[in-house]
RNA sequence: GCCGCCUUAGCUCAGUUGGUAGAGCAACCGCCUUGUAAGCGGUAGGUCGUCAGUUCGAAUCCGACAGGCGGCA
Numbered sequence: 001g002c003c004g005c006c007u008u009a010g011c012u013c014a015g016u017u018g019g020u021a022g023a024g025c026a027a028c029c030g031c032c033u034u035g036u037a038a039g040c041g042g043u044a045g046g047u048c049g050u051c052a053g054u055u056c057g058a059a060u061c062c063g064a065c066a067g068g069c070g071g072c073a
């Protein structure tokens, strides 16, 4: 330098043909317990890497850029 893959909650990851963003763990509150843990119920937490485009509508499609991983040279 060229090619491919990845980037979504604090962490690990879903989200399949464009139509209101989710799970588990963690956090917080409550129940339970003599108490802790476990268990059960609930709450909060997201500019979906950034910018621009297409569209009535984009996490999803197109492009550029940034970061990470791999391959070739």
Base pairs, nucleotide, nucleotide: 001072002071003070004069005068006067007066010025011024012023013022019056027043028042029041030040031039049065050064051063053061